[in-house]
Context: one part of a larger RNA
Molecule: large-subunit ribosomal RNA, domain III
Organism: uncultured Rubrivivax sp.
RNA sequence: GAGUAGCGUUAAAGGGGGUGAAAAGCCCCCUCGCCGAAAGCGCAAGGUUUCCUACGCAACGUUCAUCGGCGUAGGGUGAGUCGGCCCCUAAGGCGAGGCAGAGAUGCGUAGCUGAUGGGAAACAGGUCAAUAUUCCUGUACCGAUGUGUAGUGCGAUGUGGGGACGGAGAAGGUUAACUCAGCCGGGUGUUGGAUAUCCCGGUUCAAGCUUGUAGUCGUGGUCCUUAGGUAAAUCCGGGGAUCUUAGAUGAGGAGUGAUAACGAGGAGGCUUGCCUCCGAAGUGAGUGAUACCCUGCUUCCAGGAAAAGCCACUAAGCUUCAGCUGCACACGACCGUACCGCAAACCGACACUGGUGCGCGAGAUGAGUAUUCUAAGGCGCUU
Numbered sequence: 001g002a003g004u005a006g007c008g009u010u011a012a013a014g015g016g017g018g019u020g021a022a023a024a025g026c027c028c029c030c031u032c033g034c035c036g037a038a039a040g041c042g043c044a045a046g047g048u049u050u051c052c053u054a055c056g057c058a059a060c061g062u063u064c065a066u067c068g069g070c071g072u073a074g075g076g077u078g079a080g081u082c083g084g085c086c087c088c089u090a091a092g093g094c095g096a097g098g099c100a101g102a103g104a105u106g107c108g109u110a111g112c113u114g115a116u117g118g119g120a121a122a123c124a125g126g127u128c129a130a131u132a133u134u135c136c137u138g139u140a141c142c143g144a145u146g147u148g149u150a151g152u153g154c155g156a157u158g159u160g161g162g163g164a165c166g167g168a169g170a171a172g173g174u175u176a177a178c179u180c181a182g183c184c185g186g187g188u189g190u191u192g193g194a195u196a197u198c199c200c201g202g203u204u205c206a207a208g209c210u211u212g213u214a215g216u217c218g219u220g221g222u223c224c225u226u227a228g229g230u231a232a233a234u235c236c237g238g239g240g241a242u243c244u245u246a247g248a249u250g251a252g253g254a255g256u257g258a259u260a261a262c263g264a265g266g267a268g269g270c271u272u273g274c275c276u277c278c279g280a281a282g283u284g285a286g287u288g289a290u291a292c293c294c295u296g297c298u299u300c301c302a303g304g305a306a307a308a309g310c311c312a313c314u315a316a317g318c319u320u321c322a323g324c325u326g327c328a329c330a331c332g333a334c335c336g337u338a339c340c341g342c343a344a345a346c347c348g349a350c351a352c353u354g355g356u357g358c359g360c361g362a363g364a365u366g367a368g369u370a371u372u373c374u375a376a377g378g379c380g381c382u383u
Stems, first nucleotide, its partner, number of pairs: 013031006032380004040360004046340002050338001051075006060068002080141002082336003086119003092113003098107003122139005142332002145330008153318002158313004166300004172293003177287005182203006188196001204261001208256004215249003220243007228236002262282001265278006301304001346355002362374003
């Protein structure tokens, strides 16, 4: 230079009370304003204690600070079912033998590894200052293994089935959600009117089990035979006879779950923001999804993973055993789980107008996830 530029989107503050040495900024209340396909809610990645509580204010915070994602201390993440691990494979990687190379090494079969894919099973309510599909209450389900019990032809690394799949388009049936009515509880006012065809609030309930609907696909049983499925087969495939129109799948609904829970509101207690108790109605109609039926249907050419779990078949073999099937009981390890997560906690040197994948996403207006105003919820962006 200079107490100058600046104090990081112009969404906005005002008042009262509290605490305190001190309050524009902290806490509580009232009013006002902003977002509302987001500036709300749930996940993934990434971060790694930032979460909660107590006590502090040197430094950090573009000002102050009694406050804080700051300092110190204590506490907090509970799983058979969520995700991983596990079983399985794709691209890719590694690679016994093998091929190539002077060699180092390169390539590569079987195989191993490798999720972003396939594979068993849980929901509702309650609860902590901080966790919950994990704890508690209630009601369920699955499966290695073990024991008991009843029955019984079982058996694989082999064979077959299945798993098992593209794009686009259209229609129907539904549900979620919302709206209205009914029902239940409450209200009658500030200036004229308002006991009414008025106003305000509530009207919620899962998985599982039973039933098997709209719809979609579509014959199935018995017997005989058989150059195929690298051996075998009662299985699959091919051929024939005869009987038969069954059967499979499938949202949703109904019943049960649930005489429970939740529930507007009311009552009581005190340490004044918590605890305890009681608890009404809890129905119908309409609109209606990009969600489910649907891995369906129609259509097109560019013709749209694999393997295991699973089912069937036999081989070697076993056949008072083992194995398989049903029921009951026991058992079900390890890792993640706090918090932020379109952001002050991630990537940008910063509490940075930037960047960051997926899902939910209400009302009025409307074709609409546009626009504007609002709900729930969250904020007023640290001078």